[in-house]
Context: one part of a larger RNA
RNA sequence: CGUUGCAGUCUUGAGGGAGUUGGUCCUUAGUACGAGAGGAUCAGGACGAGGUAACCUCUAGUGUACCAGUUGUCUCACCAGAGGCAUUGCUGGGUAGCUAAGUUGCUAUUUGGAUAAGCGCUGAAAGCAUAUUAAGCGCGAAGCCAAUCCCAAGAUUAGGACUGCUUCCAUGAAGUAGAGCUUGCUCUCACUUCAUGGGUGAGGUUAGUUGUAGACUACAACAUUGAUAGACCUUAGGUGUAAGUCUCGUAAGAGAUUUAGCCGAGAGGUACUAAUAAACCGAAAGC
Numbered sequence: 001c002g003u004u005g006c007a008g009u010c011u012u013g014a015g016g017g018a019g020u021u022g023g024u025c026c027u028u029a030g031u032a033c034g035a036g037a038g039g040a041u042c043a044g045g046a047c048g049a050g051g052u053a054a055c056c057u058c059u060a061g062u063g064u065a066c067c068a069g070u071u072g073u074c075u076c077a078c079c080a081g082a083g084g085c086a087u088u089g090c091u092g093g094g095u096a097g098c099u100a101a102g103u104u105g106c107u108a109u110u111u112g113g114a115u116a117a118g119c120g121c122u123g124a125a126a127g128c129a130u131a132u133u134a135a136g137c138g139c140g141a142a143g144c145c146a147a148u149c150c151c152a153a154g155a156u157u158a159g160g161a162c163u164g165c166u167u168c169c170a171u172g173a174a175g176u177a178g179a180g181c182u183u184g185c186u187c188u189c190a191c192u193u194c195a196u197g198g199g200u201g202a203g204g205u206u207a208g209u210u211g212u213a214g215a216c217u218a219c220a221a222c223a224u225u226g227a228u229a230g231a232c233c234u235u236a237g238g239u240g241u242a243a244g245u246c247u248c249g250u251a252a253g254a255g256a257u258u259u260a261g262c263c264g265a266g267a268g269g270u271a272c273u274a275a276u277a278a279a280c281c282g283a284a285a286g287c
Stems, first nucleotide, its partner, number of pairs: 001154001005165007015151004021049001023047005033038001050107006059100004066093005071086006111146003118139004167199010177188005203281004208222004228274003231270005237263003244257005
């Protein structure tokens, strides 16, 4: 921009895409078959492999503004206590998130239709025979068309359902009505139609707080009638018992206060802070 007014929500599915893979074992059955050796089709069941999707409860990895320990050096005057730098200095752990080697599901199993090769029924030409290089009627594949999952009305054949809003002004043109007089021209706080422009409506966008989303955009949540983010409170969880003080020990240290202190992303709550104020876009025909 189109989709024959403008919007919001939910959809149909023309069409397109994805996937549709293997194995081992048990029963049937040491049966059919076979002199024996050997050894099934069909059917039923169990368990892996490979592939794929989602997820993080468990097992783990990561987790550079989380916690602790510790070395060298510098600084805060010193002690104590802290901080900077040294690959995150090194080391031991680790929340959320992300992830697999982890967990769960799927991998046509109950399927349907039309078929290929192939196999048949009926059956003549040709009294027989013949599935047909006749008419007619069937069975038959991981393949085809559906069924499964995903996208999908720019599907210009532009679909469907429900709901909401459809108002005002200006200018110009034409017409109607009325008036004026020069009788074919002019005028009007008048009406109708059309065109253009503007202001608005439902609604939307920008701007704002953000994340389940994300390169940007987009998408999604919220915006005081509010828990959207921060902050604060409680708590899960992590680390592992802070500082200070006291006691013991000559001291290094140990113990008590203290399962403490501290804590990024988790959960619940509380309007304390910020989501203010605002701007812009945005609509007709028919009866």
Description: Predicted 3D model of a 287-nucleotide part of an RNA (large-subunit ribosomal RNA, domain VI) from a Candidatus Dojkabacteria bacterium. Taxonomically the source falls in Candidatus Dojkabacteria (Bacteria, Bacteria candidate phyla). It matches the Rfam family "Bacterial large subunit ribosomal RNA". The prediction has a mean pLDDT of 81.